[in-house]
């Protein structure tokens, strides 16, 4: 410097749902026998400190509130059984389970922060 996340199709109810119900669909990075569920990491979220800007006061300072950048800490989901094998919670078979925040009829799949950031790869 470049790259660096996928997925709602059908039916039902309803005034309204890609959000509910039934079926469907998706799986970041590194490690390791090839992994959404192991180990570690990243995004997200929360808190402290702090930068800048804006607001509250007639005004300065202080204080408080909001936004924003930096930084430190915290938090961070979910799997079993059988088979093969030297070796697999990773392969094969079966049956399960999980999925930030804001918006909206309750969202892993729509819209938004994000033409962003980042684990990392070349």
């Nucleotide at each position: 410097u470049u790259c660096g996340g996928g997925g709602c199709g059908g039916a039902g109810u309803g005034a309204a749902a890609u959000u509910c119900u039934c079926c469907a669909c998706c799986g970041g990075c590194a490690g390791u026998a090839a992994a959404g569920u192991c180990u570690g990491c990243g995004a997200g979220c929360c808190u402290g400190u702090u930068u800048u800007c804006g607001g509250a006061u007639a005004a300065c300072a202080a204080u408080c509130c909001g936004a924003u950048g930096a930084u430190a800490g915290g938090u961070u989901g979910a799997a079993u059984c059988g088979g093969u094998g030297a070796a697999a919670u990773u392969c094969c078979g079966a049956u399960a389970c999980c999925g930030a925040c804001g918006g909206u009829a309750u969202a892993g799949u729509c819209c938004g922060g994000a033409u962003g950031a980042a684990a990392g790869a070349a």
Source information:
FMN riboswitch aptamer (RFN element) from uncultured Ruminiclostridium sp., 122 nucleotides, folded computationally. Taxonomically the source falls in Ruminiclostridium (Bacteria, Bacillati, Bacillota, Clostridia). Its Rfam family is "FMN riboswitch aptamer (RFN element)". Rfam describes the family as follows. The RFN element is a highly conserved domain that is found frequently in the 5'-untranslated regions of prokaryotic mRNAs that encode for flavin mononucleotide (FMN) biosynthesis and transport proteins. This element is a metabolite-dependent riboswitch that directly binds FMN in the absence of proteins. Its family is annotated with FMN binding in the Gene Ontology. The prediction has a mean pLDDT of 81.